Notes: RNAcentral holds the full RNA, with entries from SILVA. Small-subunit ribosomal RNA, 5' domain from a metagenome, 545 nucleotides, folded computationally. The coordinates come from a structure-prediction model, not an experiment, and the mean pLDDT is 84.
Context: one part of a larger RNA
RNA sequence: GAACAUACGCUAGCGGCGUGCCUAACACAUGCAAGUCGUACGAGAAAUUCCGGGCAACCGGAAGAGUAAAGUGGCGCACGGGUGAGUAACGCGUGGGUAAUCUGCCCUGGAGUUAGGAACAACACCUCGAAAGGGGUGCUAAUUCCUGAUUCGAUCAAAGGAACCUCGGUUCUUUUGAUGAAAGGUGGCCUCUGCUUGCAAGCUAUUGCUCCAGGAUGAGCCCGCGUACCAUUAGCUAGUUGGUGAGGUAACGGCCCACCAAGGCUAUGAUGGUUAGCUGGUCUUAGAGGAUGGCCAGCCACACUGGAACUGAGACACGGUCCAGACUCCUACGGGAGGCAGCAGUGAGGAAUCUUGCGCAAUGGGGGAAACCCUGACGCAGCAACGCCGCGUGAGCAAUGAAGGCCUCCGGGUCGUAAAGCUCUGUCAGAUGGGAAGAAUGUUUUGGUGGUAAAUAAUCGCCAGAAUUGACGGUACCGUCAAAGGAAGCACCGGCUAACUCCGUGCCAGCAGCCGCGGUAAUACGGAGGGUGCAAGCGUUGUCC
Numbered sequence: 001g002a003a004c005a006u007a008c009g010c011u012a013g014c015g016g017c018g019u020g021c022c023u024a025a026c027a028c029a030u031g032c033a034a035g036u037c038g039u040a041c042g043a044g045a046a047a048u049u050c051c052g053g054g055c056a057a058c059c060g061g062a063a064g065a066g067u068a069a070a071g072u073g074g075c076g077c078a079c080g081g082g083u084g085a086g087u088a089a090c091g092c093g094u095g096g097g098u099a100a101u102c103u104g105c106c107c108u109g110g111a112g113u114u115a116g117g118a119a120c121a122a123c124a125c126c127u128c129g130a131a132a133g134g135g136g137u138g139c140u141a142a143u144u145c146c147u148g149a150u151u152c153g154a155u156c157a158a159a160g161g162a163a164c165c166u167c168g169g170u171u172c173u174u175u176u177g178a179u180g181a182a183a184g185g186u187g188g189c190c191u192c193u194g195c196u197u198g199c200a201a202g203c204u205a206u207u208g209c210u211c212c213a214g215g216a217u218g219a220g221c222c223c224g225c226g227u228a229c230c231a232u233u234a235g236c237u238a239g240u241u242g243g244u245g246a247g248g249u250a251a252c253g254g255c256c257c258a259c260c261a262a263g264g265c266u267a268u269g270a271u272g273g274u275u276a277g278c279u280g281g282u283c284u285u286a287g288a289g290g291a292u293g294g295c296c297a298g299c300c301a302c303a304c305u306g307g308a309a310c311u312g313a314g315a316c317a318c319g320g321u322c323c324a325g326a327c328u329c330c331u332a333c334g335g336g337a338g339g340c341a342g343c344a345g346u347g348a349g350g351a352a353u354c355u356u357g358c359g360c361a362a363u364g365g366g367g368g369a370a371a372c373c374c375u376g377a378c379g380c381a382g383c384a385a386c387g388c389c390g391c392g393u394g395a396g397c398a399a400u401g402a403a404g405g406c407c408u409c410c411g412g413g414u415c416g417u418a419a420a421g422c423u424c425u426g427u428c429a430g431a432u433g434g435g436a437a438g439a440a441u442g443u444u445u446u447g448g449u450g451g452u453a454a455a456u457a458a459u460c461g462c463c464a465g466a467a468u469u470g471a472c473g474g475u476a477c478c479g480u481c482a483a484a485g486g487a488a489g490c491a492c493c494g495g496c497u498a499a500c501u502c503c504g505u506g507c508c509a510g511c512a513g514c515c516g517c518g519g520u521a522a523u524a525c526g527g528a529g530g531g532u533g534c535a536a537g538c539g540u541u542g543u544c545c
Stems, first nucleotide, its partner, number of pairs: 001545001003543002007540004013391006019384002021349001026347003030344003035075003040072002048063006082302003091227008101219002106215008114148005123138006154179011184207006193200003228274003235265003240262006247255001277299004281292004304325005327338004355381001357380003363377001364375004394424004404415004428486001430481005438472001442468010489534005494515003500529005510517002
């Protein structure tokens, strides 16, 4: 000198864009953060209103409504969001391998979608419990579950052939045998068949379902190289190192097990200890290097602590389950409930770090045919000079160099064109009027057109028009009005280092980054006048280069 996720002191007009618990991975009140589908399925309220009957209590019916809430089933919940505790490791970075692998939804191609059966919720009744939550009996649907049929491919076995090769195998192909699938929903129609009004087991469109092959995407595993400090850590290791066989996995492998052998690592630093998430990057620097890894992006790990599996294409699963532990809460003492390192917010710790805000309008995600629903992701707003950038606090003329302050050698000098005064301008702030872009889709509808189809029906596309959708926000921006009016401080002035005099004090009070100032003429302490530097900031402290 530069920088910072800074903090503190004094001061403070506005705007844009960013950033904001570095400490206790400490404990958490409250609300929200993951649901959705009735075009998979069975069932299905109430308040309220109206009508009828009745003297009334009330009874019956209709609407509310096939709505709400709940249940079965499907998909999602493994994404998105947070944190950096652990980890010195194939964790990360980079380059490869997988002839050792998997991949829901999506895309392309091929083949199919057949015949039956059963259960359990919901519900009803009974019953246990303070509650959380159960138990028993009975009924029921499905894209739930189960059995059978079929098999272009698929898997396995046997026999034969060809090509490639890392010589282990891999790929292709022929024959035979064995094994293994499925689910429907919605809309339309009468050309064919059946009854013949129209409907259907018929036809058709669409969306699902099953099997196979390929793709895309995502993931698993393996390897080369690189990746902090300590030798005041020198030896470490028995599933340890290798083999055979069996098991397990999507998959190779001591991954696990039985047996056999005695190996394996190490001064090119094993083992042990300390510290630490890694990277793209960031800061500094002429560069080399050094330091660092907050925000943003990629990867990893974790979710009160420790352990475990279940479901699933995918988890050993932040807002799932089970077990153990600590802590907090409820209890009828028998037993139960919970997990903010999601967004806000609270207490605590600390020098120190924000609103219990608005909206799904946009972008993105989940579900759905769609409308739509959900989304503290996200988009915005709020707070904080915490940072960077921009703007303003006025401009021109004005010497009797006014008054006043300070200094003075008493002549004057200086603050100083500075002020007053005159003439202007109108940024920001204020008032008032207008007022966005961000909106594209989607849906509905009208017209045209194409595919499928027997079809002028339905459905699926394409083109054109119309209607509809904005949290921010009456914001940005623009016009008008008024008005110099509301808007400057902080540090320093002995040398380094730009900037000097007076008064007070008298080794006192004090200053100080280093050298050093102060003991009666202090440019170094305190005040004043003047000056220098930066400026809505200035200075101090800390850290790093």

Rfam family: Bacterial small subunit ribosomal RNA.